The prediction has a mean pLDDT of 78. A computed fold for a 118-nucleotide RNA from uncultured Mucilaginibacter sp., annotated as SAM riboswitch aptamer (S box leader). It was read from a public genome assembly, where an Rfam model found it. The organism belongs to Mucilaginibacter, within Bacteria.

RNA sequence: UACUUAUCCAGAAAGACGGAGGGAAAAGGCCCUGUGAAGUCUUGGCAACCCAUGCAGCAAGCAAUUUAUUGUUGCAGUAGGUGCUAAAUCCUUCUCCUGCAAGGGAGAAAGAUAGGUU
Repeated sequence: UACUUAUCCAGAAAGACGGAGGGAAAAGGCCCUGUGAAGUCUUGGCAACCCAUGCAGCAAGCAAUUUAUUGUUGCAGUAGGUGCUAAAUCCUUCUCCUGCAAGGGAGAAAGAUAGGUU
C1' cells in the first nucleotide's frame, strides 16, 4: 500500500506552549471557537479490538480415583499494544420502502479504529 472481518445513536478533560481556525474530502446545512481553533507536550480518564492473566462452561484426548494438557465460548478489567476523550462517523448527498406532503424507516458508498493476510 492493497484485500478481508468486526464495530461505529454508549462512554471519557484538565494544564502548559501556541495564536485562527476547526468539525476527513466536495457540496449544502448545522455547530464549536480570542471565555482561545488547529497543532505539540504533560498528567488523567474512557473503552474492551489484540495479548498476557484469573474464574466458569463445553469439547477433544489421556485415563479409569483425580489432576495436569489442548481447543473453544462467556465473564472479569490487573499488566501490556493500540485507539478514543463536543454534537450519531454532527446531519444530508446514492438506492429501496412508506407518506398527499413535510417527514419517517432500511440498506449501500465513503470514512475511522482494531484484528488477520499481503